[in-house]
RNA sequence: GUAUCAUCAAGAGUGGUGGAGGGAACUGCCCUGCGAAGCCCGACAACCUGCGUGCGCAAAAAGUGUACCGCAAGGUGUUAAAUCAGUGAAAGAAAUUUCGAAGAUGAGAA
Numbered sequence: 001g002u003a004u005c006a007u008c009a010a011g012a013g014u015g016g017u018g019g020a021g022g023g024a025a026c027u028g029c030c031c032u033g034c035g036a037a038g039c040c041c042g043a044c045a046a047c048c049u050g051c052g053u054g055c056g057c058a059a060a061a062a063g064u065g066u067a068c069c070g071c072a073a074g075g076u077g078u079u080a081a082a083u084c085a086g087u088g089a090a091a092g093a094a095a096u097u098u099c100g101a102a103g104a105u106g107a108g109a110a
Stems, first nucleotide, its partner, number of pairs: 002109001004107005013041001015040003021031003025087004042079003047075002049072004053067005083102001088099004
């Protein structure tokens, strides 16, 4: 990088460093020297993971599967705005709603 599955309206700093950009793309609209990105620390969350508990399978064992359960926080991730809004389709007089595309993150797979 590819396809698959799950999630994307909650949550998280008046810190240090750094010095001009950032919010994927495009169109908007925003954030930013009252200090952007990046890096460090802190924080949030709980996808994977560990432990426990309940319930299956198994012989009441070893073991193993599972949960809209509890605890932890080792591997990731996140820490302005709904994934900031729209981008294609459907419904509607409109406001708007629904589905999708694209994107992000995780997991296992070839």